[in-house]
Molecule: transfer RNA
Organism: Bacilli bacterium
RNA sequence: GCACCUGUAGCCAAGCGGUAAGGCAACGGACUGCAACUCCGUGAACACAGGUUCAAAUCCUGUUAGGUGCU
Numbered sequence: 001g002c003a004c005c006u007g008u009a010g011c012c013a014a015g016c017g018g019u020a021a022g023g024c025a026a027c028g029g030a031c032u033g034c035a036a037c038u039c040c041g042u043g044a045a046c047a048c049a050g051g052u053u054c055a056a057a058u059c060c061u062g063u064u065a066g067g068u069g070c071u
Stems, first nucleotide, its partner, number of pairs: 001070007010024003018054001026042005047063005
């Protein structure tokens, strides 16, 4: 320098045009003599900018961070 892959909550992670599942963690409550376990509930996320579309995490372009391969 070129090509490819990845970026979603504090962490892991699903999604493949119809408006974002799940687990761990955190917080509140129940239970307990106090805890732990268990149960119920709550909040929290699409790397950034632009474009296409009635509608974009998803498609397109650029940028950015990380990784792999080739030279």